[in-house]
RNA sequence: GGAGUUGGCUAGACAGUCGCUUCAGUGUUAACUGCCUAGCUCUCUUGAGUGUUAGGUGGUGCAUUGGGGAGGAAAGUCCGGGCUCCAUAGGGCAGAGUGCCAGGUAACGCCUGGGAGGUGUGAGCCUACGGAAAGUGCAACAGAGAGCAGACCGCCUAAGUUCAAGGUGCUAUUCGUAGCAAACCAGAACCGGUAAGGGUGAAAGGGUGCGGUAAGAGCGCACCGCGCGGCUGGCAACAGUUCGUGGCACGGUAAACCCCACUCGGAGCAAGACCAAAUAGGAAUCCUGAGGUGCGGCCCGCACUGGAUUCGGGUAGGUUGCUUGAGGUAUGCGGUGACGUAUAUCCCAGAUGAAUGAUUGUCCACGACAGAACCCGGCUUACUGCCAGCUCCACCU
Numbered sequence: 001g002g003a004g005u006u007g008g009c010u011a012g013a014c015a016g017u018c019g020c021u022u023c024a025g026u027g028u029u030a031a032c033u034g035c036c037u038a039g040c041u042c043u044c045u046u047g048a049g050u051g052u053u054a055g056g057u058g059g060u061g062c063a064u065u066g067g068g069g070a071g072g073a074a075a076g077u078c079c080g081g082g083c084u085c086c087a088u089a090g091g092g093c094a095g096a097g098u099g100c101c102a103g104g105u106a107a108c109g110c111c112u113g114g115g116a117g118g119u120g121u122g123a124g125c126c127u128a129c130g131g132a133a134a135g136u137g138c139a140a141c142a143g144a145g146a147g148c149a150g151a152c153c154g155c156c157u158a159a160g161u162u163c164a165a166g167g168u169g170c171u172a173u174u175c176g177u178a179g180c181a182a183a184c185c186a187g188a189a190c191c192g193g194u195a196a197g198g199g200u201g202a203a204a205g206g207g208u209g210c211g212g213u214a215a216g217a218g219c220g221c222a223c224c225g226c227g228c229g230g231c232u233g234g235c236a237a238c239a240g241u242u243c244g245u246g247g248c249a250c251g252g253u254a255a256a257c258c259c260c261a262c263u264c265g266g267a268g269c270a271a272g273a274c275c276a277a278a279u280a281g282g283a284a285u286c287c288u289g290a291g292g293u294g295c296g297g298c299c300c301g302c303a304c305u306g307g308a309u310u311c312g313g314g315u316a317g318g319u320u321g322c323u324u325g326a327g328g329u330a331u332g333c334g335g336u337g338a339c340g341u342a343u344a345u346c347c348c349a350g351a352u353g354a355a356u357g358a359u360u361g362u363c364c365a366c367g368a369c370a371g372a373a374c375c376c377g378g379c380u381u382a383c384u385g386c387c388a389g390c391u392c393c394a395c396c397u
Stems, first nucleotide, its partner, number of pairs: 001393009012363007020069009031060008039050004071369001075380002078378005083268004095264005100114005115129001116127004130259002135257002137253002152198002154194003160190004166185002168181005206224006225248001226246004230241004272320004282311006291305005327346008364367001
């Protein structure tokens, strides 16, 4: 210098002017309004009225002063919890989720530390990482054989059967040969043996060597590896082992069914609570017993229909829930760490057509992703600039 990896910080800066929103203080009653005390009027009293009677007090508005005003992801809404309402004796089935070990936490599928496996030259990174000696299923193509293996090529011909007269044996001989014979040697075929070697495949039933064999083979042995048991270390996962034992893979697949262990009621701030017009409908009480409409030519009769007050539900609308919280900062202590704890200190958006902006000047490295809506802890995704540790490579002194 380049490449990489891990962790952390930042999110244009400063000043002026004008706005928006929220909180607090002060002023304003010649801005609106509620309540209290006294007065006044009416009333037999209870009580009612009166704001052009006086005083006090609160809310809203207005004015003014001061303070606060988006994020590391406010995002995706994927997990976990708080809070609220509904449901709920307890247990089981079904369903869903999680899945090495220990710890942290309100909780988690998150985080921390550790183990094992994988990957990278390395710093590091990744892992749904329980169970396949309970059961069921699956494995395309290739291949002889894919699950209580398998004989295609190759190797072998020991056992068994057959052929064959070359050697060999027996007999005959004219000594050239001919006949017979399958015990032996050599040969051929069949039936076989063989998992060393080749070949197929993602995967073919430990590896090396010696012995052994017809050829081979854990068939036997030595070493390595593996399973089980013991011992040692560790809380554990697990690791080690000069110990014992077994000739030894008991194959793969559970983000296939399944088995085991643990967890899980539902809906969500448009949750929920309160106040409450207009219109329509409902209930109760009272009033009228008249009127209207229909049937009918008319009367009688029958049916329907009214007004007032109060109440409850409830719509628009409003208030609340709403931001002091598993809270932030600093320091000490405990812990490898996540985190816990003590003390001090701080209050840091709360809108509801929904604020957080506009503009001017100066400067620079010229500014990415992106906007709260009940709150919090995580994960994931998007993205600007900078710093530090570590690793690898190249070069210089």
This is a predicted structure of a 397-nucleotide RNA (Bacterial RNase P class A) from Cellvibrio sp. It matches the Rfam family "Bacterial RNase P class A". Rfam classes the family as a ribozyme. Its family is annotated with dimeric ribonuclease P complex, tRNA processing and ribonuclease P activity in the Gene Ontology. Its mean pLDDT, the model's own confidence on a scale to 100, is 76. The gene name in the source record is rnpB.